[in-house]
RNA sequence: UGUGCUGGCCGGGCGAUCGCGGGUGGCCAAGCCACCUGAGGAAAGUCCGCGCUCCGCAGAGCACAAUGCCGGAUAACAUCCGGGCGGGGCAACCCGCGAAAAGGGCCACAGAAAAGGACCGCCCUGUGAGGCGGUGGGGAAAAGUGGGGGGCUUGCUUCCCACGCCAUCCGCCGCUGCACGGGGUAAGGGUGAAAAGGUGGUGUAAGAGACCACCGGCGCCGCCAGCAAUGGCGGUGGCCAGGUAACCUCCAUUGGGAGCAAGGCCAAGCAGGAGCGAAGCCCGCAGGGGCGGGGGGCUGCUCGUCCCCCUUGAGCUCCGGGUAGGCCGCAUGAGCCUGAUGGCGACAUCAGGCCCAGAUAGAUGAUCGCCGCCUGGAGCGGCUGUGGGAUGAAGGCGCAGGCUGUAAACCACAGCCCUCCAGGGACAGAACGCGGCUUACAGGCCGGCCCGCGGC
RNA sequence: GGGCGCGUAGCUCAGCUGGUUAGAGCGCACGGUUCACAUCCGUGAGGUCGAGGGUUCGAGUCCCCCCGCGCCCACCA
Numbered sequence: 001u002g003u004g005c006u007g008g009c010c011g012g013g014c015g016a017u018c019g020c021g022g023g024u025g026g027c028c029a030a031g032c033c034a035c036c037u038g039a040g041g042a043a044a045g046u047c048c049g050c051g052c053u054c055c056g057c058a059g060a061g062c063a064c065a066a067u068g069c070c071g072g073a074u075a076a077c078a079u080c081c082g083g084g085c086g087g088g089g090c091a092a093c094c095c096g097c098g099a100a101a102a103g104g105g106c107c108a109c110a111g112a113a114a115a116g117g118a119c120c121g122c123c124c125u126g127u128g129a130g131g132c133g134g135u136g137g138g139g140a141a142a143a144g145u146g147g148g149g150g151g152c153u154u155g156c157u158u159c160c161c162a163c164g165c166c167a168u169c170c171g172c173c174g175c176u177g178c179a180c181g182g183g184g185u186a187a188g189g190g191u192g193a194a195a196a197g198g199u200g201g202u203g204u205a206a207g208a209g210a211c212c213a214c215c216g217g218c219g220c221c222g223c224c225a226g227c228a229a230u231g232g233c234g235g236u237g238g239c240c241a242g243g244u245a246a247c248c249u250c251c252a253u254u255g256g257g258a259g260c261a262a263g264g265c266c267a268a269g270c271a272g273g274a275g276c277g278a279a280g281c282c283c284g285c286a287g288g289g290g291c292g293g294g295g296g297g298c299u300g301c302u303c304g305u306c307c308c309c310c311u312u313g314a315g316c317u318c319c320g321g322g323u324a325g326g327c328c329g330c331a332u333g334a335g336c337c338u339g340a341u342g343g344c345g346a347c348a349u350c351a352g353g354c355c356c357a358g359a360u361a362g363a364u365g366a367u368c369g370c371c372g373c374c375u376g377g378a379g380c381g382g383c384u385g386u387g388g389g390a391u392g393a394a395g396g397c398g399c400a401g402g403c404u405g406u407a408a409a410c411c412a413c414a415g416c417c418c419u420c421c422a423g424g425g426a427c428a429g430a431a432c433g434c435g436g437c438u439u440a441c442a443g444g445c446c447g448g449c450c451c452g453c454g455g456c
Numbered sequence: 457g458g459g460c461g462c463g464u465a466g467c468u469c470a471g472c473u474g475g476u477u478a479g480a481g482c483g484c485a486c487g488g489u490u491c492a493c494a495u496c497c498g499u500g501a502g503g504u505c506g507a508g509g510g511u512u513c514g515a516g517u518c519c520c521c522c523c524g525c526g527c528c529c530a531c532c533a
Stems, first nucleotide, its partner, number of pairs: 001452002004449007012371007020038008040427001044438002047436005052259004059303004064255005069083005084097005098250002103248002105244003119189002121185008130176008144163009197215006216240002218237008263328004272319005280291004292310006321532003335354008373424007381417008395404003457529007466482004475513001484500005506522001508520003
């Protein structure tokens, strides 16, 4: 200096005028006056976790829901801190996380096959009809050789016989292709998001972890390090096992429900009605008790337990009536600031100091002035850089020709500063409180780290 | 303030246990029928499935997070 990564913070300041909520004080009071005080990092979304309050204290099991590497922090958490493993990146750093080797389901289309798969291909084998070759039997016609007879032109012809060769035909053997059947084979092919470890060899009818060597993964055993997740080393088993659990499931842990319109007190006012609804029995003069039944509460089921009721009726549902007032809950709290100590850290402990919004249709605002920030424009303003100026100014040297000579004046462009003008100034806003997460946010500030380039 | 639900074509709604190219009715456009209009018949267009991210080979559907809309609630007797 360029490019990134990451942590934290601010999110206008001062003054004047007018106005609003709350508190305190004064004036007898209604009201008025004075002083003090008055939104956020997210007050938001209501997504988690708590406090607090009520539900007749709410127990056990199932179901349901949530969380999910390990350890720690914490009131608790789906948060935070530290660590582990995997993935991405040169790196700073970022992202992800139980089990698929308990079981079930699903994996469209394509493909033979989507989990233990045979479509093509390769190999073995049976049957059928073939082809080719060899061999044995059989032996036609024509031609050939030899012999015999006849004819004559005496070397030709004809007839017969024999031999050799030997077609169609029959049998056997071998090779080879085809069709159908039985079987072996995961080497090769193509499909797909995903295809059953990889390379080489042995082996085989063909092949294959079938076997062997090396490499990769997984399981088991032992030792070592660590609280653990996990890692390292050694041995061992041919074990080679697809994905999906934001599908069911398994394992571990956790969870009662409703919510401040919870809930408590006071005041004011009114009008109740309809429907559904169970089962009674025994003891006792009676109040009452026991058994049984119904309803409600941990909302669904079973048990346990508590309460109420059993026709003078618990409870549930519907229609209607009245009030829309006050106080508490409600801000001293898992509070804020500073410092010390312990811890890598989240955080904890101790000491000192501080009190910091409480509205209820809902206050916390508006205007003006000055300053500050951002954006745009203007300037005969300043500084720096680049280019022209350079066919060389001033100056210096020389008697002279001439030589030397500057980041010059000047001009143009760009950046920064100054002056002036105009515009902008985000997201949003307490409602019982707190810890987180997530989402939104103009602009700005500070710190740490990585990689590259240049200079010393 | 608190608690629930919904969002698919212009409108009203389907869409199963994730599967190939998301359907239906009305409406709209064009053509036919008619002298003309309506009806009727035929053909067709029209969708970021409210937005974004994730899980998966694949999302309207499952998960997370935003946006918009709608519903309910208090006290007394």